Background
This is a predicted structure of a 719-nucleotide part of an RNA (large-subunit ribosomal RNA, domain II) from a marine sediment metagenome.
[in-house]
Context: one part of a larger RNA
RNA sequence: GCCGAGGAGUUCAGGUUUGUGGCAAGCUUAAGCGAAAGCGGUAGCGUAGCGAAAGCAACCGGCGCGCAGCUUCGGCAAGGCGCGACGUCCGAUAAGGGCGUGAAGUCACAGGUCUGAGACCCGAAAGCAGUUGAUCUAUCCCUGGCCAAGAUGAAGCGCUUCGAAAGGAGCGUGGAGGUCUGAAGGGGUAUUGAUAUGCAAUUCAUUCCCAUGAGUUGGGGAUAGUGGCAAAAGACCAAUCUAAACUGCUGAUAGCUGGUUCCCUCCGAAGUAUCACCACAGGAUAGCGCUGCUGGAGGUUGCAUGUGAGGUAGAGCUACGGACGGAAGGUCCUGGGGAGUGAAAUCCUCACCCUUCCUUCCAACUCCGAACUUGCAUGCGCCGUAGAAGGCGGCAGACGGGCGUGUAUCCGCAAGGGAUAUGGCCGAAAGGGGAACAACCCUACAAUGGGUUAAGGGCCCUAAAUCCCGGUUAAAUGUUAAACUGAAUGGCGUCCAACGACUAAGACAAUGAGGCGGUAAGCUUAGAGGCAGCUAUCCGUUAAAAAAAGCGUAACAGCUUACUCAUCGAGUUGUUGGGCCCAGAAAAUGGACGGGGCUAAACCGGGUCCCGAUACCCAUUUGGACUCUAAAAGAGUCUCAGGUAGGAGGGCGAUCGGGUUGGGCAGAAGCUGGGGAGUGAUUCCCAGUGGACCGACCUGAUUUGCAGAUCUCGGUGGU
Numbered sequence: 001g002c003c004g005a006g007g008a009g010u011u012c013a014g015g016u017u018u019g020u021g022g023c024a025a026g027c028u029u030a031a032g033c034g035a036a037a038g039c040g041g042u043a044g045c046g047u048a049g050c051g052a053a054a055g056c057a058a059c060c061g062g063c064g065c066g067c068a069g070c071u072u073c074g075g076c077a078a079g080g081c082g083c084g085a086c087g088u089c090c091g092a093u094a095a096g097g098g099c100g101u102g103a104a105g106u107c108a109c110a111g112g113u114c115u116g117a118g119a120c121c122c123g124a125a126a127g128c129a130g131u132u133g134a135u136c137u138a139u140c141c142c143u144g145g146c147c148a149a150g151a152u153g154a155a156g157c158g159c160u161u162c163g164a165a166a167g168g169a170g171c172g173u174g175g176a177g178g179u180c181u182g183a184a185g186g187g188g189u190a191u192u193g194a195u196a197u198g199c200a201a202u203u204c205a206u207u208c209c210c211a212u213g214a215g216u217u218g219g220g221g222a223u224a225g226u227g228g229c230a231a232a233a234g235a236c237c238a239a240u241c242u243a244a245a246c247u248g249c250u251g252a253u254a255g256c257u258g259g260u261u262c263c264c265u266c267c268g269a270a271g272u273a274u275c276a277c278c279a280c281a282g283g284a285u286a287g288c289g290c291u292g293c294u295g296g297a298g299g300u301u302g303c304a305u306g307u308g309a310g311g312u313a314g315a316g317c318u319a320c321g322g323a324c325g326g327a328a329g330g331u332c333c334u335g336g337g338g339a340g341u342g343a344a345a346u347c348c349u350c351a352c353c354c355u356u357c358c359u360u361c362c363a364a365c366u367c368c369g370a371a372c373u374u375g376c377a378u379g380c381g382c383c384g385u386a387g388a389a390g391g392c393g394g395c396a397g398a399c400g401g402g403c404g405u406g407u408a409u410c411c412g413c414a415a416g417g418g419a420u421a422u423g424g425c426c427g428a429a430a431g432g433g434g435a436a437c438a439a440c441c442c443u444a445c446a447a448u449g450g451g452u453u454a455a456g457g458g459c460c461c462u463a464a465a466u467c468c469c470g471g472u473u474a475a476a477u478g479u480u481a482a483a484c485u486g487a488a489u490g491g492c493g494u495c496c497a498a499c500g501a502c503u504a505a506g507a508c509a510a511u512g513a514g515g516c517g518g519u520a521a522g523c524u525u526a527g528a529g530g531c532a533g534c535u536a537u538c539c540g541u542u543a544a545a546a547a548a549a550g551c552g553u554a555a556c557a558g559c560u561u562a563c564u565c566a567u568c569g570a571g572u573u574g575u576u577g578g579g580c581c582c583a584g585a586a587a588a589u590g591g592a593c594g595g596g597g598c599u600a601a602a603c604c605g606g607g608u609c610c611c612g613a614u615a616c617c618c619a620u621u622u623g624g625a626c627u628c629u630a631a632a633a634g635a636g637u638c639u640c641a642g643g644u645a646g647g648a649g650g651g652c653g654a655u656c657g658g659g660u661u662g663g664g665c666a667g668a669a670g671c672u673g674g675g676g677a678g679u680g681a682u683u684c685c686c687a688g689u690g691g692a693c694c695g696a697c698c699u700g701a702u703u704u705g706c707a708g709a710u711c712u713c714g715g716u717g718g719u
Base pairs, nucleotide, nucleotide: 001716002715003714004713005712006711011117012116013115014114015113016112017111018110019109020108021107022106023105026045027044028043032039033038049056050055059084062083063082064081065080069076070075085101086100087099088098089097090096120259121258123256127249128248129247130246131245132244138223139222140221141220142219143218144217145216146215147213149181150180151179152177156173157172158171159170160169161168162167185210186209187208190206191205193204194203225241227237228236262651263650264649265648266647267646272286273285274284275283288397289395290394291393292392293391294390298383299382300381302380303379304378305377306376307375308374309373310372314368315366316365321362322361323360325358326357327356328355329354330353334351335350336349337348338347339346401426402425403424406422407421408420409419410418411417431442432441433440446621447620448619449618450617451616452615456611457610458609459596460595461594465608467607468606469605470604471603472602478598479597489583490582491581493580494579495578496577497576498575499574500573501572502571510567511566512565513564514563516540517539518538521535522534523533546561549560550559551558622641623640624638625637626636627635628634652705654702655701656700657699658698659697660696661695662694663693670689671688672687673686674685675684676683677682
């Protein structure tokens, strides 16, 4: 892991609510007794309230509206609603207000739920009490055992010797020591070796430490759990220790994790607000879901118009408040600086102040001011008598949310970031598309069949165009709606457009020829001759030719250019804007447009056809709600049919009773195989096996349904 069996909302009491039944202004007992019927009352709830209390104490239904229903179609009208009236309390014998008033309860059973109990089941670490342990280990006490061999050579003593002495030295002897080396014995340093379901719940190997001592060890004994013992590590106290083990309290408690067993039908959330909380993993109330009753005609998420509300975007500022740059002029009230002086006067300047002009800004400025949002009214639309709005009950769940180039904001450098509003989606939503892909696009599923489309696609994988027309790209750019990058800056890559210039009086390019004279301009300079530098830049001849645009020389020379003619014969050249493309462009195995591949099967624009979903349409069927029907059957209507938490309803099956009725040795249950029915839980039939019990219908009662809980027990498989 698999198989089989076991395995989780129960029971009692009380409250509340719904349904059913009995009796009803009443209803009912408990313990106990009794075979049963029943008996049993000083008890419970109800029949009157208000008030702290003293105390006082309520419509024999007065008026109107009106749903269902009834109707002689005029109305009547239970329940309901609006008034009025009444009781009591506060108050002043008021006003006004609070709570009540025109009778429905009670007992039982059943369903929902709450409270108390172990209270759906399993699960702590803990707490307390009483016991049992020192055969392990810690320390201590009593009594015994054990420590090969070797090394070193203290004191003391003897001899010799030195010294006046005290005393010293040498040589012997001697044999001290928490001394040394090293077996037994004890230990456990390093390899952070081996081992790692081990030989072993601490071992093995090599290495290492102590080894006459604070040594080691046998036997016996002492100390006990808020206690011991401890050369102190929170170590050790029987593989257990920052408080042992066992038993009990005990089903401790757990706002936490996990699990919680058959089917179908209808509806279907929330992740927000507030409150309290040793509180944010939980709870309460409201909001949001389901459901029952009541109610009886309006409701309103849309659009338009009218009429109000608002101070944002924008704009503006001699319209306030505040901020900011500059110019001109004025005053000298005030202050700073400078000149001047003995000190002043005086003069200059800056700030301040005043006036004028120009210029600028504001979330916490506004003389202004949209879009937009919103209140009310009216109309239209939509929903509603097949029952809306509103009201009163019962049961919840939930109070961790998430995403987005929808729209609108704030914080943050930013984030799959944080905080909001509104709508959408996921959550709780399948199907088609996006290669794959909760929330992107299309669109939302009762069943079966057929057709048509959406998004997206139509070369092959792969359903449908190798479709038509006009352009662009040469980079495999691209073949990606986005999510899933590609920038500044460059490009004489190429296409398009606009506006200029030149051009048959011949442009642009190319080729041929010319490109001169005064003059080597003047100055400067060694030189300066078009071309180091400075100044000037004239005149002439010409078709044209610079006081020279570049190369070059020491300086000249030389070669080009501007400029002109000729040949040629049609466009040339520039600026700006736009499209596609190129560079910019770097990641780790070879490699991704989904792939193949494609020069269109890429990109831009236009067109026709086709494919393509659970969408839409058609047919048949099932279920639901509603109408008709006394009910059932049946007929009809519906813009009905996804669904987590959750609510409501209806069923299937199991075991055991009661009643009724059946089957079975001519073969029951069970098991195996086969064939049918039902939306399903399930059920029926046949054959074989088996060998004695088993059903159906109505009804009652439950230790009543398993895939999960590292579930429990048993079996079994692989490793």
RNAcentral holds the full RNA, with entries from MGnify. The prediction has a mean pLDDT of 83.